Context: one part of a larger RNA
RNA sequence: GAUUGAACGCUGGCGGCAUGCUUAACACAUGCAAGUCGAACGGAAACGAUGGGAGCUUGCUUCCAGGCGUCGAGUGGCGGACGGGUGAGUAACGCGUAGGAAUUUACCUUACAGUGGGGGAUAACUCGAGGAAACUCGAGCUAAUACCGCAUGCGCUCUACGGAGGAAAGCGGGGGAUCUUUAGGGACCUCGCGCUGUAAGAUGAGCCUGCGUCCGAUUAGCUUGUUGGUGGGGUAAUGGCCUACCAAGGCGACGAUCGGUAGCUGGUUUGAGAGAACGAUCAGCCACACUGGGACUGAGACACGGCCCAGACCCCUACGGGAGGCAGCAGUGGGGAAUAUUGGACAAUGGGGGCAACCCUGAUCCAGCAAUGCCGCGUGUGUGAAGAAGGCCCGAGGGUUGUAAAGCACUUUCAGCAGGGAGGAAUGUUUCUAUAUUAAUACUAUAGGAGCUUGACGUUACCUGCAGAAGAAGCACCGGCUAACUCCGUGCCAGCAGCCGCGGUAAUACGGAGGGUGCAAGCGUUAAUC
Numbered sequence: 001g002a003u004u005g006a007a008c009g010c011u012g013g014c015g016g017c018a019u020g021c022u023u024a025a026c027a028c029a030u031g032c033a034a035g036u037c038g039a040a041c042g043g044a045a046a047c048g049a050u051g052g053g054a055g056c057u058u059g060c061u062u063c064c065a066g067g068c069g070u071c072g073a074g075u076g077g078c079g080g081a082c083g084g085g086u087g088a089g090u091a092a093c094g095c096g097u098a099g100g101a102a103u104u105u106a107c108c109u110u111a112c113a114g115u116g117g118g119g120g121a122u123a124a125c126u127c128g129a130g131g132a133a134a135c136u137c138g139a140g141c142u143a144a145u146a147c148c149g150c151a152u153g154c155g156c157u158c159u160a161c162g163g164a165g166g167a168a169a170g171c172g173g174g175g176g177a178u179c180u181u182u183a184g185g186g187a188c189c190u191c192g193c194g195c196u197g198u199a200a201g202a203u204g205a206g207c208c209u210g211c212g213u214c215c216g217a218u219u220a221g222c223u224u225g226u227u228g229g230u231g232g233g234g235u236a237a238u239g240g241c242c243u244a245c246c247a248a249g250g251c252g253a254c255g256a257u258c259g260g261u262a263g264c265u266g267g268u269u270u271g272a273g274a275g276a277a278c279g280a281u282c283a284g285c286c287a288c289a290c291u292g293g294g295a296c297u298g299a300g301a302c303a304c305g306g307c308c309c310a311g312a313c314c315c316c317u318a319c320g321g322g323a324g325g326c327a328g329c330a331g332u333g334g335g336g337a338a339u340a341u342u343g344g345a346c347a348a349u350g351g352g353g354g355c356a357a358c359c360c361u362g363a364u365c366c367a368g369c370a371a372u373g374c375c376g377c378g379u380g381u382g383u384g385a386a387g388a389a390g391g392c393c394c395g396a397g398g399g400u401u402g403u404a405a406a407g408c409a410c411u412u413u414c415a416g417c418a419g420g421g422a423g424g425a426a427u428g429u430u431u432c433u434a435u436a437u438u439a440a441u442a443c444u445a446u447a448g449g450a451g452c453u454u455g456a457c458g459u460u461a462c463c464u465g466c467a468g469a470a471g472a473a474g475c476a477c478c479g480g481c482u483a484a485c486u487c488c489g490u491g492c493c494a495g496c497a498g499c500c501g502c503g504g505u506a507a508u509a510c511g512g513a514g515g516g517u518g519c520a521a522g523c524g525u526u527a528a529u530c
Base pairs, nucleotide, nucleotide: 001530002529003528004527006526007525008524009523010522013377014376015375016374017373018372019370020369021335026333027332028331030330031329032328035078036077037076040075041074043071044070047069048068050065051064052063053062054061055060056059085288086287087286094213095212096211097210098209099208100207103205104204108201109200110199111198112197113196114195115194116150118148119147125140126139127138128137129136130135156165157164158163170193171192172191173190174189175188178187179186180185214260215259216258221251222250223249226248227247228246229245230244231243232242233241263285264284265283266282267278268277269276270275290311291310292309293308294307313324315322316321341367343366344365345364349363350361351360352359353358380410381409382408383407390401391400392399393398414471416466417465418464419463420462424457428452429451430450431449432448433447434446435445436444474519475518476517477516478515479500480499481498485514486513487512488511489510495502496501
């Protein structure tokens, strides 16, 4: 000199864009953070609509019917493995980079083939029982895209090459003729969404290897599933991954082993560079989710807001037994020099579910707080010598503050008040036209036109008007380094200080004042890095 996720002191007008627990991976009150689908299913607790009855206060209350809108709880599907947080652990194929072969991949895309015919249950519900509760048990009824056989089956799997094994589920929209049905509807045709098998793609994931990746030798030897082989097991898959047997190997001064420290990287800071230090925000990867262990489900987890066991802590209890996990967003206590709101909205972007409408989303977008940082703007402009008054200095003549002020003439950024007002909006829905599909002018899909419609921010940005210089300057320093000097007080005292050093009666170095210098909504100090 540059820099910072900074803190402290004094001061503080506005805006934009960023950033904001670096410490206790300490403990957490409360609310929210993962749901959705009725176009899979049986149904109907609540609300509304409809029909009927009763009551009256004449538009309300209540009862019944009925699944029409919808939908609590339940079965089922998909999603809770993403998104969000933290950096404890880890010196490691963890990360970075360059490669590899022995794998898998839900949803999505493409291609081929199929989607036939049956069965038995079980929640919900009803009844009963136990329990303080959490919840649990028994009996009975019922549905499915839940579950299980049968059939068929490939270029699928296994094979001793003879053969053997192996799947599925329906739902919704529309419809002329024919058949069927008490009706609704169904058969049939067609479209869409699904379902099953196989192959390929895309994406994601698992695995292996070369090289690189902090300090210590006051750590020199380490290793028995250890190193390799064979057989077997296991996995989606290679492999001592596991196991039986056999061999005795494997690593190491090119630093093994052990100890300490640490998430890694793109990058950030500094520097002419080489390098050094760091790894906040943002992005990629990894690890973790009260501590330790374990598996289940699933395409994917050994799973932050899932399960089981143990432990510590904590809460409820009728003492028999139960409940919990903010390193999600806010917020609380504690620790600390120190770090924000128990805010708004799903309008946009993205994610989950759904045919869709839509629902959910503390992701996200916004707002609030903080000069924490960077950038921009303002705190007026011109004129004005009687060089006013006051202050300070003085050789008492004067000098300086100083065109500074006052006065006069202007302007109105920003803030204030009033009015106007984009863009962020793409969608969605209704209707019309065309094309595709089709038996069809239904339905559906695509494209186009028209109408209506969706904004948290938001009193938005921006523009116009109004009034009035009106509301807006401090901080550090002035001995040398280093830009800037005098007076008073003090008297080796009080004090200053980054270094040299000042102060013991004329202190430009202490304290105050006048003046000056430097930066400026900041200025200094401390800490830290180069």
The part of an RNA shown here (small-subunit ribosomal RNA, 5' domain) has 530 nucleotides and comes from an uncultured bacterium. The full RNA is in RNAcentral, with records from ENA and SILVA. Model confidence (mean pLDDT): 88 of 100.